[in-house]
RNA sequence: CAGCGGGGCCGGAUGGUCGCAAUCCGCAAGGGUUGAGGAAAGUCCGAACUCCACAGAGCAGUGUGCCGGAUAACGUCCGGGAGGAGGCAUUCAAGUGCCUUCGACGGCCAGUGCCACAGAGAAAAUACCGCCCGCGAGCAAUCGCCGGUAAGGGUGAAAAGGUGCGGUAAGAGCGCACCGGGCGCGCAGUAAUGCGCGUUGCAUGGUAAACCCCACACGGAGCAAGACCAAAUAGGGAGAGAGCGGCACGCUUUAUUGUGUGCCGCGCGCAUCGGCUCGGUACGCCAAGAUCUCCGGGUAGGUUGCUUGAGCCACGCAGUAAUGCGUGGCCUAGAGGAAUGACCGUUUAAACAGAAUUCGGCUUACGAGCCCCGCUGCGAG
Numbered sequence: 001c002a003g004c005g006g007g008g009c010c011g012g013a014u015g016g017u018c019g020c021a022a023u024c025c026g027c028a029a030g031g032g033u034u035g036a037g038g039a040a041a042g043u044c045c046g047a048a049c050u051c052c053a054c055a056g057a058g059c060a061g062u063g064u065g066c067c068g069g070a071u072a073a074c075g076u077c078c079g080g081g082a083g084g085a086g087g088c089a090u091u092c093a094a095g096u097g098c099c100u101u102c103g104a105c106g107g108c109c110a111g112u113g114c115c116a117c118a119g120a121g122a123a124a125a126u127a128c129c130g131c132c133c134g135c136g137a138g139c140a141a142u143c144g145c146c147g148g149u150a151a152g153g154g155u156g157a158a159a160a161g162g163u164g165c166g167g168u169a170a171g172a173g174c175g176c177a178c179c180g181g182g183c184g185c186g187c188a189g190u191a192a193u194g195c196g197c198g199u200u201g202c203a204u205g206g207u208a209a210a211c212c213c214c215a216c217a218c219g220g221a222g223c224a225a226g227a228c229c230a231a232a233u234a235g236g237g238a239g240a241g242a243g244c245g246g247c248a249c250g251c252u253u254u255a256u257u258g259u260g261u262g263c264c265g266c267g268c269g270c271a272u273c274g275g276c277u278c279g280g281u282a283c284g285c286c287a288a289g290a291u292c293u294c295c296g297g298g299u300a301g302g303u304u305g306c307u308u309g310a311g312c313c314a315c316g317c318a319g320u321a322a323u324g325c326g327u328g329g330c331c332u333a334g335a336g337g338a339a340u341g342a343c344c345g346u347u348u349a350a351a352c353a354g355a356a357u358u359c360g361g362c363u364u365a366c367g368a369g370c371c372c373c374g375c376u377g378c379g380a381g
Stems, first nucleotide, its partner, number of pairs: 001377009010367001012347007020035006037352001041363002044361005049222004061218005066080005081105001083102008106213002111211002113207003128153002130149003134145004161179006180202001181200008226304004236295005243266009272288001274286003311330008
């Protein structure tokens, strides 16, 4: 310098005219201030908030799943472990070490199921080709038969430990060394796990985002949640339409305090129908409808929930980090069919995209560049 990978930053700038929403000032005219995102998106997780439901236990269902930490919480984040893939180094080889990167990473000798195609054989297996001893045929090349053989070839995503040496008729953990695995012990680590020693030649494939098993967690609905105020009309409940004043007497009271009966004066005649009641009458009682008054619920409508919050910025401290703590500063859309725009000029590469209760994440979409880290290649010193 170029390429690749990872992380971070930015998310057009500027001027003019007109307009929109909220808010402040003003009697008004008008003026000032503020006004989308990194994803406001998908609505996939986790919460706050609100209402409803709820004795206890179990079953079903759903989700999560290595270890430790962070957090209000999480399926998120940070660190670590083991594993897969790639590169480099090393080894005869298997393997090992370092770097980068990936992810739903508990358990398949609890049980059950499945493993297409291909292949001889797909789970306590298999002889297709090949290899080999023996027998037979043939002049020979070679062919046939009986056995042995999983080293080689072939099939497959996967073939019953791997590599090397020995061994053998050919082979084979048949033997040995190393690697891997099982079992036991010890050491290190909070733990996952790692390391060492001993022992065992070592059949037990893959698949659990297959049923299932184990552990843990889980009520439902969502701001159109919910709360408050409250018309018209209809419906629900309660009540009203006859007394008022004076005098006398009885009972009562602390009290002409309350009440009953009788008489007098004034006022009204509740329109209608039925019953008490056979006929008449009564400002007697009961009931009905209509009328009037009051009460309560809900609807329309209005107000609220609504943006000061697990908030943002700077610095310091603790921590590998996620993150936490402290100090100082800041207020940064809040509508309700829904504002954040339109036109013109200059300059640019200008994309994806438009808040609706609010936060923390994840995922997806996207423009041109800049910065940092790592790897590879080339060049120069």

Model confidence (mean pLDDT): 75 of 100. Predicted 3D model of a 381-nucleotide RNA (Bacterial RNase P class A) from an Acidobacteriaceae bacterium. Taxonomically the source falls in Acidobacteriaceae (Bacteria, Pseudomonadati, Acidobacteriota, Terriglobales). The sequence is in RNAcentral, with records from ENA. Of the family's consensus pairs, 95% are formed in the model. Rfam family: Bacterial RNase P class A. It is annotated as a ribozyme. Its family is annotated with ribonuclease P activity, dimeric ribonuclease P complex and tRNA processing in the Gene Ontology.